[in-house]
RNA sequence: UUCUUCGGGGCAGGGUGAGAUUCCCGACCGGCGGUAUGCGAAAAACGCGAGCCCGCGAGCCGAACAGGCAUGAUCCGGUGAGAAUCCGGAGCCGACAGUACAGUCUGGAUGUGAGAAGAA
Numbered sequence: 001u002u003c004u005u006c007g008g009g010g011c012a013g014g015g016u017g018a019g020a021u022u023c024c025c026g027a028c029c030g031g032c033g034g035u036a037u038g039c040g041a042a043a044a045a046c047g048c049g050a051g052c053c054c055g056c057g058a059g060c061c062g063a064a065c066a067g068g069c070a071u072g073a074u075c076c077g078g079u080g081a082g083a084a085u086c087c088g089g090a091g092c093c094g095a096c097a098g099u100a101c102a103g104u105c106u107g108g109a110u111g112u113g114a115g116a117a118g119a120a
């Protein structure tokens, strides 16, 4: 450099209502890379370890590689030389279109994609 493959999870139960997985109570989920005082192993190599720390990806308007919209969220205590990552506790966040107002339903999407693995 080329090619191939892989590459996202989630409203149980209940209330109101003509109608809601959309409202209310409550439940559930956490993409990719980086970082690490933890864990596994006798040790080394190595593997795992953050939704809210750093960086990245997905949507929409538009003729457009112009331009524009959207691009979220964490504290307290403990240990320690050192932790926004460990342990304990309490919180918070989640594109667009549709529909009774949606992180979880349906749809764009058998799409795109950060990237991961392999082959030449």
Base pairs, nucleotide, nucleotide: 001120002119003118004117005116006115013025014024015023027104028103029094030093031056032055033054034053038048039047040046051092052091059069060068061067074090075089076088077087078086096107097106098105